[in-house]
RNA sequence: AGCAACCUUCGGGGCAGGGUGACACCUGGAUUGUAAUGCAGGUGAAUUCCCGAUCGGCGGUACAGCCCGCGAGUGCCGAGCGGAGGUCCGAACGAAAGUGAGGACCGCAGACGAGGCACAGGAUUCGGUGAGACUCCGGAGCCGACGGUUAUAGUCCGGAUAGAAGAAGGUGACC
Numbered sequence: 001a002g003c004a005a006c007c008u009u010c011g012g013g014g015c016a017g018g019g020u021g022a023c024a025c026c027u028g029g030a031u032u033g034u035a036a037u038g039c040a041g042g043u044g045a046a047u048u049c050c051c052g053a054u055c056g057g058c059g060g061u062a063c064a065g066c067c068c069g070c071g072a073g074u075g076c077c078g079a080g081c082g083g084a085g086g087u088c089c090g091a092a093c094g095a096a097a098g099u100g101a102g103g104a105c106c107g108c109a110g111a112c113g114a115g116g117c118a119c120a121g122g123a124u125u126c127g128g129u130g131a132g133a134c135u136c137c138g139g140a141g142c143c144g145a146c147g148g149u150u151a152u153a154g155u156c157c158g159g160a161u162a163g164a165a166g167a168a169g170g171u172g173a174c175c
Base pairs, nucleotide, nucleotide: 005171006170007169008168009167010166015052017051018050019049023044024043025042026041027040028039030037031036053155054154055144056143057070058069059068060067065142066141073119074118075117076116077115081113085106086105087104088103089102092099093098124140125139126138127137128136146158147157148156
């Protein structure tokens, strides 16, 4: 300097403050044969409805939720590829990081890993500056997976102490 491979760590945020009250429960008395019906009052009641507030993964590019692409969702491919380990608990030592006896579960009747296919997968404009910006500045807009919930969810709960695009660093055969 270049490069096959391996390892480690990191890797998603957000309802302030108000309005309405479907519905539920309690008390009372009315109609009425029970039960049911409707009436009055009270308590609770959508972070989901309304006003308003607030959030914005990764790579590219003049700095992007909205441009281009990727990731995240569901299903299928069952020995399609590949082929021997994977996961959990954990005594003891140690300041810790770590090392790790032993035990359990899954696994060649194919674990773990990678990949492919299909479906789904949202939303922007005007002006200004400038060599260059739908990315900056100013104005006005818009969007948001799946399941759950006493009332409809970008923001509550859940899958998720998960996974992932990727980012940083380390080791390093060979030349």